[in-house]
């Protein structure tokens, strides 16, 4: 150097043919128990890795560059 993967909540992932951004754990709050687990309900938490393009409309599609992993040289 040259291809390819991968980046999304504090953590582990999902997200289908472009059409409101989700689960599950953790963290809280309350309910429940004499009290603790458990269980049940409920908040909190993403400008979707940066920037531009295409689009009515973009986590998704095209370009690039930043990180890391792979394979070739």
């Nucleotide at each position: 150097g040259u291809u390819g993967a991968u980046a999304u909540a504090g953590c582990u992932c999902a997200g289908c043919u472009g059409g409101u951004a989700g689960a599950g754990c953790u963290u809280u709050c309350g309910c429940c128990u004499g009290a603790u687990a458990c269980g049940c309900g409920g908040a909190c938490a993403g400008u979707c890795g940066g920037a531009g393009g295409u689009u009515c409309g973009a986590a998704u599609c095209c370009u690039u560059c930043u990180a890391u992993c792979a394979a070739c040289a």
Transfer RNA from a Methylophagaceae bacterium, 73 nucleotides, folded computationally.
Its Rfam family is "tRNA". Rfam classes the family as a transfer RNA. About the family: Transfer RNA (tRNA) molecules are approximately 80 nucleotides in length. Its family is annotated with triplet codon-amino acid adaptor activity in the Gene Ontology.
The sequence is in RNAcentral, with records from ENA.
The organism belongs to Methylophagaceae, within Bacteria.